[in-house]
A computed fold for a 1401-nucleotide RNA from an uncultured bacterium, annotated as small-subunit ribosomal RNA. It matches the Rfam family "Bacterial small subunit ribosomal RNA".
RNA sequence: UAGAGUUUGAUCCUGGCUCAGGAUGAACGCUGGCGGCGUGCCUAACACAUGCAAGUCGAACGAAGCGCCUUGAAGUUUUCGGACGGAUGGGUGACUGAGUGGCGGACGGGUGAGUAACGCGUGGAUAACCUGCCUCAUACAGGGGGAUAACAGUUAGAAAUGACUGCUAAUACCGCAUAAGCGCACAGUACCGCAUGGUACAGUGUGAAAAACUCCGGUGGUAUGAGAUGGAUCCGCGUCUGAUUAGCUAGUUGGCGGGGUAACGGCCCACCAAGGCGACGAUCAGUAGGGGUUCUGAGAGGAAGGUCCCCCACACCGGAACUGAGACACGGUCCAGACUCCUACGGGAGGCAGCAGUGAGGAAUAUUGGUCAAUGGGCGAGAGCCUGAACCAGCCAAGUAGCGUGCAGGAUGACGGCCCUAUGGGUUGUAAACUGCUUUUAUGCGGGAAUAAGAUCAGAUACGUGUAUCUGCGUGCAUGUACCGCAUGAAUAAGGACCGGCUAAUUCCGUGCCAGCAGCCGCGGUAAUACGGAAGGUCCGGGCGUUAUCCGGAUUUAUUGGGUUUAAAGGGAGCGUAGGCGGCCUUUUAAGCGUGCUGUGAAAUGUACCGGCUCAACCGGUGAAUUGCAGCGCGGACUGGAGGGCUUGAGUUCACGGAAGGCAGGCGGAAUUCGUGGUGUAGCGGUGAAAUGCUUAGAUAUCACGAAGAACUCCGAUUGCGAAGGCAGCUUGCCGCAGUGUUACUGACGCUGAAGCUCGAAGGUGCGGGUAUCGAACAGGAUUAGAUACCCUGGUAGUCCGCACGGUAAACGAUGGAUGCCCGCUGUUCGCCUAUUGUGGUGAGCGGCCAAGCGAAAGCGUUAAGCAUCCCACCUGGGGAGUACGCCGGCAACGGUGAAACUCAAAGGAAUUGACGGGGGCCCGCACAAGCGGAGGAACAUGUGGUUUAAUUCGAUGAUACGCGAGGAACCUUACCCGGGCUUGAACUGCAGGAGAACGAUACAGAGAUGUUGAGGCCCUUCGGGGCUCCUGUGGAGGUGCUGCAUGGUUGUCGUCAGCUCGUGCCGUGAGGUGUCGGCUUAAGUGCCAUAACGAGCGCAACCCUUGUCCUCAGUUGCCAUCACUUCGGGUGGGCACUCUGUGGAUACUGCCACCGCAAGGUGUGAGGAAGGUGGGGAUGACGUCAAAUCAGCACGGCCCUUACGUCCGGGGCUACACACGUGUUACAAUGGCGCAUACAGAGAGUCGGCCGCCGGCAACGUCGGUCCAAUCCUUAAAAUGCGUCCUAGUUCGGAUUGGGGUCUGCAACCCGACCCCAUGAAGCUGGAUUCGCUAGUAAUCGCGCAUCAGCCAUGGCGCGGUGAAUACGUUCCCGGGCCUUGUACACACCGCCCGUCAAG
Repeated sequence: UAGAGUUUGAUCCUGGCUCAGGAUGAACGCUGGCGGCGUGCCUAACACAUGCAAGUCGAACGAAGCGCCUUGAAGUUUUCGGACGGAUGGGUGACUGAGUGGCGGACGGGUGAGUAACGCGUGGAUAACCUGCCUCAUACAGGGGGAUAACAGUUAGAAAUGACUGCUAAUACCGCAUAAGCGCACAGUACCGCAUGGUACAGUGUGAAAAACUCCGGUGGUAUGAGAUGGAUCCGCGUCUGAUUAGCUAGUUGGCGGGGUAACGGCCCACCAAGGCGACGAUCAGUAGGGGUUCUGAGAGGAAGGUCCCCCACACCGGAACUGAGACACGGUCCAGACUCCUACGGGAGGCAGCAGUGAGGAAUAUUGGUCAAUGGGCGAGAGCCUGAACCAGCCAAGUAGCGUGCAGGAUGACGGCCCUAUGGGUUGUAAACUGCUUUUAUGCGGGAAUAAGAUCAGAUACGUGUAUCUGCGUGCAUGUACCGCAUGAAUAAGGACCGGCUAAUUCCGUGCCAGCAGCCGCGGUAAUACGGAAGGUCCGGGCGUUAUCCGGAUUUAUUGGGUUUAAAGGGAGCGUAGGCGGCCUUUUAAGCGUGCUGUGAAAUGUACCGGCUCAACCGGUGAAUUGCAGCGCGGACUGGAGGGCUUGAGUUCACGGAAGGCAGGCGGAAUUCGUGGUGUAGCGGUGAAAUGCUUAGAUAUCACGAAGAACUCCGAUUGCGAAGGCAGCUUGCCGCAGUGUUACUGACGCUGAAGCUCGAAGGUGCGGGUAUCGAACAGGAUUAGAUACCCUGGUAGUCCGCACGGUAAACGAUGGAUGCCCGCUGUUCGCCUAUUGUGGUGAGCGGCCAAGCGAAAGCGUUAAGCAUCCCACCUGGGGAGUACGCCGGCAACGGUGAAACUCAAAGGAAUUGACGGGGGCCCGCACAAGCGGAGGAACAUGUGGUUUAAUUCGAUGAUACGCGAGGAACCUUACCCGGGCUUGAACUGCAGGAGAACGAUACAGAGAUGUUGAGGCCCUUCGGGGCUCCUGUGGAGGUGCUGCAUGGUUGUCGUCAGCUCGUGCCGUGAGGUGUCGGCUUAAGUGCCAUAACGAGCGCAACCCUUGUCCUCAGUUGCCAUCACUUCGGGUGGGCACUCUGUGGAUACUGCCACCGCAAGGUGUGAGGAAGGUGGGGAUGACGUCAAAUCAGCACGGCCCUUACGUCCGGGGCUACACACGUGUUACAAUGGCGCAUACAGAGAGUCGGCCGCCGGCAACGUCGGUCCAAUCCUUAAAAUGCGUCCUAGUUCGGAUUGGGGUCUGCAACCCGACCCCAUGAAGCUGGAUUCGCUAGUAAUCGCGCAUCAGCCAUGGCGCGGUGAAUACGUUCCCGGGCCUUGUACACACCGCCCGUCAAG
């Protein structure tokens, strides 16, 4: 040393992407009060107009001009004194421009192009060097000469610039003299040093100096030496990226001798030698000024090099020298080039990377300002001059620190805004208004510093006589600035971004996958906290955001501090060079190492303290630090070097057994194919089934003989051997190996291993052989939608051998090698020891299971993936891509090495829960099978789709819509269409005002709604009024309009399937698991046993209803055994025994027996029983799934309509009809139709009704009478049964359709009712593929009833009873479901995911 978001349904890990922080010479957007301090072309080292940036010295010199002083000529004039005039000469000046001369223009200032270098940094070296001005010391300065600029004249040229002639000076230049000292040559002595060598001393020869000026004080000059300062050169170390740059080098490396230089040196030259550099990265390419430092970071690091300081390099581009102490010279020269300008076309001029400024470039960077007052520099004796260095000012929020935009009070919590609401309110908000106070800032007025110390000059004092001190004169750009005082008055001053998570801060409206947002994840498809606006809030604040870049977070290049079985990552294996690392003892050394000291590590920066500006920023002072480098001591453990020794690492000898180790040769049998011959006859072969193929020219099969090539059955194994690849019949030879045992020997000889070399499966390549089998390519046959495949029949290369190449594999244990250490159990191979056997011990291998430990987990676990050491190889998100280019190798195929653009926010590992599987196991269900009856064909009914229509209202759409909502569409219903009306409205209601009973027969107009007419016609009262109705106004209304994907409620389905969960505990890092798994059992997660689980909940079961048996009680309208009467009917009396009805109970529990089983439980023509193993049926539907259905049953949020999308009325439509589908009815007939006769139910409704009887009608029905408000009446069931007839046909089957006539309901049967009668008599003769229901009182079949309802399109729905079967071997298969397990790249969950091709954009 802080983390967060993002891969998943969820989890852990790996791993990338992104964010929060800090910084900037910044830019852009919005906004902007002040002063202080610092900053300001990062791009075009692009081009530059104009001005300025380096001059100074007259105390070096000549001349000219000017001023002053002086001399005053010619001449003019005169009052004759003179005046004017000024030539000429002299003097003087703190005057002026040019020139000679001196010093300075090599500093200061700018820029970063070049440079990867001794360029820079750091530490050394120079015994291999130089140094103007300055300081000190010593010694000097004698005497001469000749020129030259200026100037004058002539002359060329447009100009720049010259040419010639002539005059002249110097501190300009040149000889001569002198030489303490200096240089050189020669031969010495002494001392010293890290080598060449240095120093000192004395000797000989030889060489080289000087300038004057003066105010007389001095200043300057020459030589030599010393110092100081500045420079030059050399060396060690450090200093970016690329190996897809691996070899570079001829002055190259060295030597000898010269030249050159301040000096060393191939720096240059002649000759000689052949070296030098390089994997510790030469050469080449790219990029770049370096450092102090700056930013960031906990640090180590990483990135940067703007301002300031040091060094370097450069000055339009390239080259060169001159002068000088110093340059190869920014504002000097020459040459060449490009560009610009002038030109008389012949020639010339220029260089802002100095300060300002201009153009250009660019996202972008300032004034053509002031002053030399201070600091500093040049010249000068000095005054002084010069100085775009410098100091100041101007511009810019571009940075940093500071100040302000007011403070206090003030609630009716004002108005307004906004939102919510329970309608009271909340929030903006003490915020405002209002009252009081203050005046930083602002404005005005007034005062007013410091920065100044000096120097010069004048005077004074002191002494050391040119210095110090004092006095006086005098010096300020900024500046009337900072600062201070007074006055005025809250007066002059607040914004930006954000508010889904990360990340502090939320609501409304608008929009509707549009417009837009977005750093990542991601928002937006009608209720957006994510877009736009508003209100409110949050953060920061004279700023706030965005963009760009750097560091951080990122332990995401890991030295600190990572990894490589499966996530990216161990080289295919071995040998081995360099390199790295290395056993025990001892002596020594002191390179590493530790410690002390010395030098250095510039200043600034940073840091601690102190101080100065009102504070701070800023600035000054002092200290420590500057982790570095070098030197001198000390230490001697460890590493290294040197010497000596040792044996345990390593190796050698000897002995023994061992093995599919390698190479070469020989031999063997079985099988296969082929050949020949025999036997033999019609097929063989092949497949899921076939066909191609072979076969009467004799196959297949079988026997015998022969030939060929390849491979070695059994043994055989979790076996053995080998470095890996790999190795298997037997045998021989040669070569190699590990192991064990045991003496002896060597004495660290070791480990690893970049390069390099060798080996290296299969397939492939070249040449030559061989070829039996098998068999890419190819051919044919099948399969298939196709089938360039899988299957079949053939078949070439190849497969085999020799020689050579190639060099890759899931070359895998997906696990590099070596060494040491660390609990155990067990199997096996080889050897040795022990042992009578059994066995035990030991060493080396090959396996299995585990402790600790490790690991993300799976797992590994003495054969580590544990604990450590050493060496090598490799990794750094996915895709692009192991691709492209380059290079290397190869005959080729190809191999090795190996990127980028672009693109994504993931890709991935392990494990978890589900779901899924044409995975597995177990089990269930009318799921199949076994049966019975249907549907699909016909006609009709009904619903739906489609079509049509003014409308055919709407909804329901696989299972889970389709005789469904609808349990009754002629009007109504009704929601649809057409037309006609109404607008507070058809219904409901508050308030205000007015009027009146309400109501309304009748008549008229009209299709009706409606309008007109209007006979008649109130109640209560506390006397205030109220009820009721109408009209007007107003607030609500009303909507079957939209959204079932905003909802409630209800419902369907999986499924009456047996499941779904929880608490505590335990296991796991976690998701999660366990429980709920396993065995047995059950209809059942039903139960029992077992068990890190123990319990519990919702489901199951039971409790409820009904049915079946019995009992108790009750007895009318029910019943009738006994008794009586009787019209013979339980009709009546009577009775309540029975039936029945109703209430309450009982019964069934595997309770008993036998067998099986631990138990639970199962089995039984068991017993008993009305009923037997949940007796039958119903109600009852767990957690959840399908955004399943319904806003049109109801309720409800939001949106929409308001003289209409509301409402009333008439008519129409929902009933249409080429067609398709679902559900039904009736049939196709003889187990039947028809006729006649005749027996037996249950449940339920009923007075606007159900019925009966008589009469009429063939009948539907009608008239009249009667009965039942119901255990009383309705109330006859039908099939069945008996008799008759029909005789297999479109019929005496079937009844559609149509014609005619009626009945009933109703305001009204045209669209559009039902029923009856007569007549008509269609399709249809048992239904393709396919498909539905049902396991017992069930299917099938027969009738009866009810709801809705005026009537009815009911063949539908819901109930009721009558008659009453067949079959189930069984669970392989289809469908659905449950549990366990397995795989998964699925999780919207297989209707998933996903790959390729084509087309369009």